Bacterial RNase P class A from a Chloroflexota bacterium, 344 nucleotides, folded computationally.
The model forms 93% of the base pairs in the Rfam consensus.
The sequence was found by an Rfam model in a public genome assembly.
Formats: sequence, structure tokens, C1' cells
RNA sequence: CGAGGCGGCCGGAUGGCCGCGCGCCGGCGGGGCAACCCGACGGCGUGAGGAAAGUCCGAGCUCCACAGCGCGAGGUAGCGGGUAACACCCGUCCGCCGCGAGGCGAGGACCAGCGCCACAGUGACGAUGCCGGCGCCUCGGCGCCGGAGUGAAACGCGGCAAGCUCUACCCGGAGCAAGGCCAAAUAGGAGGGCGACCACCCGGUUCGCCGGGACGGGCGCGCUGCCCAGCCCUCGGGUCGGCCGCAUGAGCCGUCGGGUGACCGACGGCCCGAGAUGGAUGGCCAUCGCCGAGCCGUUUCGACGGCGAGGCACAGAACUCGGCUUACAGGCCGCCCUCGCUGA
Repeated sequence: CGAGGCGGCCGGAUGGCCGCGCGCCGGCGGGGCAACCCGACGGCGUGAGGAAAGUCCGAGCUCCACAGCGCGAGGUAGCGGGUAACACCCGUCCGCCGCGAGGCGAGGACCAGCGCCACAGUGACGAUGCCGGCGCCUCGGCGCCGGAGUGAAACGCGGCAAGCUCUACCCGGAGCAAGGCCAAAUAGGAGGGCGACCACCCGGUUCGCCGGGACGGGCGCGCUGCCCAGCCCUCGGGUCGGCCGCAUGAGCCGUCGGGUGACCGACGGCCCGAGAUGGAUGGCCAUCGCCGAGCCGUUUCGACGGCGAGGCACAGAACUCGGCUUACAGGCCGCCCUCGCUGA
């Protein structure tokens, strides 16, 4: 210098103008029975990612279910460790790939049973066609041993479990539209109260009242009691509606210590850093940065300098974490590693 490997990180910057969501404060206005909510104005603050994605694993959280044992279904698989947990991560053994740094692995068990073993080959697992030898023989053959050949594998307890299966271990279901709280009208439910005065109808009146009637339904009638209906009050549940869940967490940063490592522990600090529900996080301009077709100039032909159209990815929260996988313009770091060439 070139070609690679491994690990980690960033993923435009600054300013101005306009716009949007959310939170807090201020004084107003409005909606609703209430619970609560909305609007404009002023001020302050804050507003996507390394994958927010796929929703593939594992959890938290919530509700439902749950006597014990067994069966079934599903999952995991060398060995050891990490973790809340995992199919994740770390270390290591073995196998395979690579010159190498390194990478990949569905790596328990086929002397429990079943199944399968392409092509070639007599035969692919109750073998026996060919050649040779030995033995038996009812002279057709049969048994044993050796050899050659095919094949990944040829009788050897053959190979395959990304075939059934066996072994060990794990495992209830549904998901934030989970779920919780507040709480109308109407209907229905539970408890309690009322039938008297008043009021109503008819007649009279000196306009003050007087007399009579009626005073729900159900035992033949009356009284008491009970039931039903009616009216009133109270309570409780669900619905409409509203709020919470919902942003402090297996949290982030730093120092020290333990461990090969994943990771763990102690101490200190934190200005806590989006929270929508038709779903905000955007647009324009300027300067800078990076890439750059092309053009011009210089040239010791290696290159150097200037101008410069255009371009700057993948994507986007919706209960929250830990992983995995997938997408991604361009760039940075590593007194980390390998191979090749070359110079001193």
C1' cells in the first nucleotide's frame, strides 16, 4: 500500500420565519343532570428510532380459571455459566467451512420397537448371482470359509431421529378494545311510607260554610291482617357518557470493585427527556458539512487548484420492557486481528 476479519459508534449541524401535538401557569368564554370536558388569548417548557418495523421468542402488568395423580398436545436439547425469563447472551468441547484472522452447527438416544436407505450392485439388513476350497447329500442341491466387483454404507449389533418414536426438562387461558373508578334518562330489582286533612262530584248557602256522594282490585258482606295495583322517598347493579390504566422503569450516567466473559455488586449523581385516539413530531429560507455528473486552469503526466447542475438513506411511537430477525445514503473509531506485495 492492497485485500479481508471482528467489535463498537454516528446517522446531517447552526440560525431565522411559519405551523402542529402535549404539559404547566394566568385571567376569560362555553358545553354537560353529574362525572368531567372544550375553545380562543398571553407566557414558559417539551416533542421519534437504531431499528419506533416484522409481531417471531421471553417477561412485567391485568382479568378469568385452578382438589390430587395420570394421559394427550406444544416446546427445548453437547457441557458449564449469565439473566426476571427466553428459542437470547457468554465461555468451552466436538464436527464442518476458510491459507488465515475467523465463521457456521436442528451437536441427547437407532444393542426398546417400527419405518426408510437414491444410483450402482446378486444382495441395502429374513443377503448370496460369480470364482475357489471344505463338509453333508435323497446327486437336484444345502451349509461353512475365502476371493473379486458395485456403492456413502455389504452383515459389523451398518447408516438415517430437519421419520415415527424413546429419554430428560419446561409449560393453564386470554390480552391495554386487558382491566379499574365515577356515573344520567327509561325499564326492571330491593326496602320504607301514604290513603287523613285538603282536593273532587251533586245539592243548598247569609259566600263564612253546611249536607250528601265517592274514597282502587282480590276471600258472599263488614272489621283487622295479608297480597296485587297506584303515588312518593331511599338504596343497589348494568347501559349512554366521563376519567384512570399511560409514561419513575428488570430506568439513565459516572466512579470503584469482582469475573476470561456474558454479567454482578457498592457508592454517588439525574435538568426524568413524546404520550396521540382520525392519531402531533412538519414546511420554507440562509450558511456550513459530505457525495458529485460535467467544465476550466496548471502539470515534472503521478497529480494539484478552482467553478459546479444535482443529491444526502431506511423508516416512523400507541401499555411497557429483554432479545431475535429484517431494511438502511454516507461516515467515524479500535497503540484490535489476519493474509499478500513492497521499502528502509